The RNA shown here (Bacterial RNase P class A) has 393 nucleotides. Of the family's consensus pairs, 95% are formed in the model. The sequence was found by an Rfam model in a public genome assembly. Rfam family: Bacterial RNase P class A. Rfam links the family to the GO terms ribonuclease P activity, dimeric ribonuclease P complex and tRNA processing. Rfam describes the family as follows. Ribonuclease P (RNase P) is a ubiquitous endoribonuclease, found in archaea, bacteria and eukarya as well as chloroplasts and mitochondria. The family's RNA type in Rfam is ribozyme.
[in-house]
RNA sequence: GGAGCCGGCCAGGCGACCGCGUCGGGGGUCGAACGACCCCCGCCGAGGAAAGUCCGGACUCCACAGGGCAGGACGCUGGGUAACGCCCAGGCGCGGUGACGCGCGGACAGUGCCACAGAGAGCAGACCGCCGAACGACCCCCACCGCGGGGUGCGUGGCAAGGGUGAAAGGGUGCGGUAAGAGCGCACCGGCGCCGGCGGUGACGUCGGCGGCCAGGCAAACCCCGUCCGGAGCAAGGCCAAGCAGGUGCGCAGGUGGCCCGCCGAGCACCAGGUAGGCUGCUGGAGGCCGUCGGAGACGGCGGCCCGAGACAGAUGGUCGCCCCGCUCGAUCUCCCGGGCACGUGGCCCCGGACCGGGCGGACAGAAUCCGGCUUACCGGCUGGCUCCCUCA
Numbered sequence: 001g002g003a004g005c006c007g008g009c010c011a012g013g014c015g016a017c018c019g020c021g022u023c024g025g026g027g028g029u030c031g032a033a034c035g036a037c038c039c040c041c042g043c044c045g046a047g048g049a050a051a052g053u054c055c056g057g058a059c060u061c062c063a064c065a066g067g068g069c070a071g072g073a074c075g076c077u078g079g080g081u082a083a084c085g086c087c088c089a090g091g092c093g094c095g096g097u098g099a100c101g102c103g104c105g106g107a108c109a110g111u112g113c114c115a116c117a118g119a120g121a122g123c124a125g126a127c128c129g130c131c132g133a134a135c136g137a138c139c140c141c142c143a144c145c146g147c148g149g150g151g152u153g154c155g156u157g158g159c160a161a162g163g164g165u166g167a168a169a170g171g172g173u174g175c176g177g178u179a180a181g182a183g184c185g186c187a188c189c190g191g192c193g194c195c196g197g198c199g200g201u202g203a204c205g206u207c208g209g210c211g212g213c214c215a216g217g218c219a220a221a222c223c224c225c226g227u228c229c230g231g232a233g234c235a236a237g238g239c240c241a242a243g244c245a246g247g248u249g250c251g252c253a254g255g256u257g258g259c260c261c262g263c264c265g266a267g268c269a270c271c272a273g274g275u276a277g278g279c280u281g282c283u284g285g286a287g288g289c290c291g292u293c294g295g296a297g298a299c300g301g302c303g304g305c306c307c308g309a310g311a312c313a314g315a316u317g318g319u320c321g322c323c324c325c326g327c328u329c330g331a332u333c334u335c336c337c338g339g340g341c342a343c344g345u346g347g348c349c350c351c352g353g354a355c356c357g358g359g360c361g362g363a364c365a366g367a368a369u370c371c372g373g374c375u376u377a378c379c380g381g382c383u384g385g386c387u388c389c390c391u392c393a
Stems, first nucleotide, its partner, number of pairs: 001389010012323007020045002023042008047364001051375002054373005059233004071229005076090005091104005105224002110222002112218003127163002129159003134156003137152005171189006190214002192211008237280004246271005252265001254264003287306008324362007336353005341347001
């Protein structure tokens, strides 16, 4: 100098004007009051993802003696946590030269599936090929005529070495063996299983022995094993409560009736449930920052400081100016930096950067009970650590 890997942070700044929301203060109008509305002033007013609503919790209501079945989620080991499908550390496998990244129970419990191609896709198979030992067929040979010898590869057959198909075809190399072959036998290598020793909390590692055991993949197919899980969700839930309808009581020179009771009707008072509506839940919390201690880390303990939206059709915006950042175009090589060309003394040459001027752009997105995660979106910028390559000393 170039190329990369892993983290952390920011998410344009300042000012002016206009506008919006909660809260606090002041004033005005209405009102008996509570309060409602309007005006002014002040404070505060989105995010790293507020998003998807995919996991886990807090909180609330409902259900619940206990046990099981069904169903769902998860799945190496150890730890962290309120909990998790998250995080940290480790193990093994795969990829990368590397920093590093990705994956994770069981396929020897059973069932099932494996497109196309191919003979065969799983207690495998025989298309080409190889063989002619066995049985048969056909042909030939004979001083010996048979239970003889030779040949053909034709039938029944044998084989799986080689070819071919495929993502995948039942280890590899060599020797023996054979008609040809084959873990068929043997040696070595590899894998798998079992047993044991040692190291490790463990996943696992390592060493030794035994067994020819030689085994394909898929569990986000059913399934098996283990762990966890009651349901609904702030439109949860709680409180207050018009109007209409309902109930009770008291009245009435009311209706019905000769009169009383009763019934009907109007009025008044009270009551219960509860609609509209209002209040609450509601934002101070597994909270943030700093320091310190413990820990390898995730994280935890202690101390100090801070308070940072709470709406309900849902506010957090707009315009202008200056500056900043990125991209791009132009002008200029007098001056600054770098390069090319030229050069017997230093340029009427060319290019890039800086400077100057112009244009465009500054993302993704937006709270709605709260919190911990994951995932996804995102113009760009800052920063820490690490790796590989090249060059110079």